A computed fold for a 265-nucleotide part of an RNA from Nonomuraea sp. CA-293502, annotated as large-subunit ribosomal RNA, domain VI.

Context: one part of a larger RNA
RNA sequence: CGCAGGAGACUUGAAAGGAGCUGUCCCUAGUACGAGAGGACCGGGACGGACGAACCUCUGGUGUGCCAGUUGUACCGCCAGGUGCACGGCUGGUUGGCUACGUUCGGAAGGGAUAACCGCUGAAAGCAUCUAAGCGGGAAGCUCGCCUUGAGAUGAGGUCUCCCACCCCGUGAGGGGGUAAGGCUCCCAGGAGACUACUGGGUUGAUAGGCCGGAAGUGGAAGCAUCGUGAGGUGUGGAGCUGACCGGUACUAAUAGGCCGAGGA
Numbered sequence: 001c002g003c004a005g006g007a008g009a010c011u012u013g014a015a016a017g018g019a020g021c022u023g024u025c026c027c028u029a030g031u032a033c034g035a036g037a038g039g040a041c042c043g044g045g046a047c048g049g050a051c052g053a054a055c056c057u058c059u060g061g062u063g064u065g066c067c068a069g070u071u072g073u074a075c076c077g078c079c080a081g082g083u084g085c086a087c088g089g090c091u092g093g094u095u096g097g098c099u100a101c102g103u104u105c106g107g108a109a110g111g112g113a114u115a116a117c118c119g120c121u122g123a124a125a126g127c128a129u130c131u132a133a134g135c136g137g138g139a140a141g142c143u144c145g146c147c148u149u150g151a152g153a154u155g156a157g158g159u160c161u162c163c164c165a166c167c168c169c170g171u172g173a174g175g176g177g178g179u180a181a182g183g184c185u186c187c188c189a190g191g192a193g194a195c196u197a198c199u200g201g202g203u204u205g206a207u208a209g210g211c212c213g214g215a216a217g218u219g220g221a222a223g224c225a226u227c228g229u230g231a232g233g234u235g236u237g238g239a240g241c242u243g244a245c246c247g248g249u250a251c252u253a254a255u256a257g258g259c260c261g262a263g264g265a
Base pairs, nucleotide, nucleotide: 001152005163006162007161008160009159010158011157015149016148017147018146021049022048023047024046025045026044027043033038051106052105053104054103055102059100060099061098062097066093067092068091069090070089071086072085073084074083075082076081110144111143112142117137118136119135120134164264166177167176168175169174182260183259184258185257186202187201188200189199190198207253208252209251210249211248212247213246214245216242217241218240223236224235225234226233227232
């Protein structure tokens, strides 16, 4: 820009893409078959490999403004307590998130038309013949079925709901203007994300931050008291501190505003 008014939702599915793999063992059954050795079709079940998707309950990984321990050094006047630097100084743990080494699931089943091939009926050709007329069976393949995209499918589809038929110029086509439903901008954010887009929220508000409570992590803070000559121990006290998690609460910030947008050939 188009889809002959302007919008907001929900869809149909032309077309395209993805997927399509396979092993071992057990039962049937040591049966059919076979002198024996050996050893099935059909049908049913269990467990795997590779590949793929989703997810984070579990098991692990990661964790650079979480917690603790600790070395050296400098500083905060000293003690105590801390902070900086040393690979995040090093070490032990670790919430959310992201992940695989973790978990769950998938290939199908089934319908249709067929290939090679196997048949029924059956003449030409009194027989025979799956074929000439006619009718069946039959593949991991084709098609539908499963997952995804999808009406620029210009062949531009459909359904529901909302907005109305304004003012000026013009003979008219058309041009201009202010609006409606609605949308954008702007702002607070995110499960979204390179930007954009998408999703949620914008005071008639819990969108983010803060604060409060909880969960979870760390693992017993500082101070004081007490015991010990001391290193240190114990009590106060599952203490103190705490990133993303779950709730609550308008304290802070989403204020205020601006713009676009039909009149139906």
It matches the Rfam family "Bacterial large subunit ribosomal RNA". Gene Ontology terms of the family: ribosome and structural constituent of ribosome.